[in-house]
RNA sequence: GCCACUUUGGCUCAGUUGGUAGAGCAACGCAUUCGUAAUGCGUAGGUCCCCGGUUCGAGUCCGGGAAGUGGCUCCA
Numbered sequence: 001g002c003c004a005c006u007u008u009g010g011c012u013c014a015g016u017u018g019g020u021a022g023a024g025c026a027a028c029g030c031a032u033u034c035g036u037a038a039u040g041c042g043u044a045g046g047u048c049c050c051c052g053g054u055u056c057g058a059g060u061c062c063g064g065g066a067a068g069u070g071g072c073u074c075c076a
Stems, first nucleotide, its partner, number of pairs: 001072007010025004019056001027043005049065005
């Protein structure tokens, strides 16, 4: 330098034809317990990596960029 893949909640990850952004764990509250853990119920938490485009409408489609992972190539 080239190619592919990845980027969504604190963490790990889903997201179907473009049409209300989700799960598990963690956190917090309540119940339960002598107390803790466990368990049950509930609550909060999002710049869907960034910029732009298409569209009535974009996490999803298109272009550019960034970061990361892997592969390839070149460099006396």
This is a predicted structure of a 76-nucleotide RNA (transfer RNA) from an uncultured Bacteroidales bacterium. Model confidence (mean pLDDT): 80 of 100. It matches the Rfam family "tRNA". Gene Ontology term of the family: triplet codon-amino acid adaptor activity.